[in-house]
RNA sequence: CAUCCAGAGGGGUGGAGGGACUGGCCCGUAGAAACCCCGGCAACCCGUAUAGCUCGACCAUCAGGUUCGGUUAUGCAGGGUGCCAACUCCAGCAGGUGCAAGACCUGGGAGAUG
Numbered sequence: 001c002a003u004c005c006a007g008a009g010g011g012g013u014g015g016a017g018g019g020a021c022u023g024g025c026c027c028g029u030a031g032a033a034a035c036c037c038c039g040g041c042a043a044c045c046c047g048u049a050u051a052g053c054u055c056g057a058c059c060a061u062c063a064g065g066u067u068c069g070g071u072u073a074u075g076c077a078g079g080g081u082g083c084c085a086a087c088u089c090c091a092g093c094a095g096g097u098g099c100a101a102g103a104c105c106u107g108g109g110a111g112a113u114g
Stems, first nucleotide, its partner, number of pairs: 001114004009038005017027003021092004039084003044080003047076007055069003058065002088110001093107005
């Protein structure tokens, strides 16, 4: 700096925790965490394809043009991450809609991933 209302799980080992934190609410002995195997999702980075821009380099017969780089859009999914209950599970701070409650909206904070 970008994204976070989409998407994607089986098996083995293991044996009581897990969902970051706090509160709530959930998941879990019909098997939590962790590790391993296989599978999958996604498209951030690398790679790659097509089309465009004509920004830089290059060539030029000065019409322009191939190439290389850059950049934009759309793909692919080979490599590197990540991810595969619940919107980041919900809220947390500030403001707003509303008589109020429930509820909802906007921004921020915190967190996660790249």
Molecule: SAM riboswitch aptamer (S box leader)
Organism: soil metagenome